This is a predicted structure of a 75-nucleotide RNA (transfer RNA) from a Thermoplasmatota archaeon.

RNA sequence: GGGCGUGUUGCAUAGCCUGGAUAGUGCGCCGGCCUUCUAAGCCGGAGGUCGAGGGUUCGAAUCCCUCCACGCUCG
Repeated sequence: GGGCGUGUUGCAUAGCCUGGAUAGUGCGCCGGCCUUCUAAGCCGGAGGUCGAGGGUUCGAAUCCCUCCACGCUCG
């Protein structure tokens, strides 16, 4: 340098192919209930703009282009 794959909240992960309504779930975190206390359990809450930029579209995590990081691979 060429090809392929991956990138979503603190961590993990679904959604992407086939565009659609406040981006879901588990763990963790915060508050409350319960308990003598803790854990467990139950209820509630905060935290993302989906690696970055641009394009298409009424509408983009999703489609297109470029770039970045990481991994695999070819030379």
Model confidence (mean pLDDT): 82 of 100. It matches the Rfam family "tRNA". The organism belongs to Thermoplasmatota, within Archaea.